[in-house]
RNA sequence: CGGCCCGUAGCACAAUGGCAGUGCACCAAGCUUAUAUCUUGGCGGUUGUAGGUUCGACUCCUACCGGGCCGA
Numbered sequence: 001c002g003g004c005c006c007g008u009a010g011c012a013c014a015a016u017g018g019c020a021g022u023g024c025a026c027c028a029a030g031c032u033u034a035u036a037u038c039u040u041g042g043c044g045g046u047u048g049u050a051g052g053u054u055c056g057a058c059u060c061c062u063a064c065c066g067g068g069c070c071g072a
Stems, first nucleotide, its partner, number of pairs: 001071007010024004018055001026042005048064005
C1' cells in the first nucleotide's frame, strides 16, 4: 500500500428492509435462622462515527475510526 472479515446493553451473542431481543451479570421481592441455590419482577442501547438510498435502515451504498486475518 492492496484485499477480506468484524464493531448491537457491563460481558457473550441474535435480529439480513417493517415494534431492537436472548443468556449471564446487576438490583428488588419471595424462599431460608442466615448465605447459597431456586422462583418472580425490574434495570438496562445515540446498533462505532458522519452522510446517502428508501414510506421505512442494525440490515443496502459511500467515506472515516477501531480490531483481526491474508498478500506485497
The RNA shown here (transfer RNA) has 72 nucleotides and comes from a bacterium. Rfam family: tRNA. Rfam classes the family as a transfer RNA. The coordinates come from a structure-prediction model, not an experiment, and the mean pLDDT is 83. RNAcentral holds the sequence, with entries from ENA.